[in-house]
Molecule: SAM riboswitch aptamer (S box leader)
Organism: Bacillota bacterium
RNA sequence: UGUUCAUCAAGAGCUGGCUGAGGGAAUGGCCCAAUGACGCUGCGGCAACCAUCGUAUUUGCGAACGGUGCCAAUUCCACAGGAUUACCUCCUGGCAGAUGAAGA
Numbered sequence: 001u002g003u004u005c006a007u008c009a010a011g012a013g014c015u016g017g018c019u020g021a022g023g024g025a026a027u028g029g030c031c032c033a034a035u036g037a038c039g040c041u042g043c044g045g046c047a048a049c050c051a052u053c054g055u056a057u058u059u060g061c062g063a064a065c066g067g068u069g070c071c072a073a074u075u076c077c078a079c080a081g082g083a084u085u086a087c088c089u090c091c092u093g094g095c096a097g098a099u100g101a102a103g104a
Stems, first nucleotide, its partner, number of pairs: 001104001003102006013043002016041003022032003028077002044071003049067002052063004075096001079093005
């Protein structure tokens, strides 16, 4: 880098340190941001994909030392169809994306 599978409405931040202008992937909307965002880092936390352990047996429940991941907004929303007449809201599906595991 591309492939397969699974998940993506829940959860979890500091009066810490550094830096200093954009950031939220993508046109647009909307939002965050010099009252310092984003990023890096320290500490803390969440979760339970993999590994491990315990328990149980039909693959569940529990623990959380390890490998990842995550800690604004549903993946922030978006597109198509439908539920109703319009808004709102909801349901289903698609594109794209993120994370993990496996394999090439």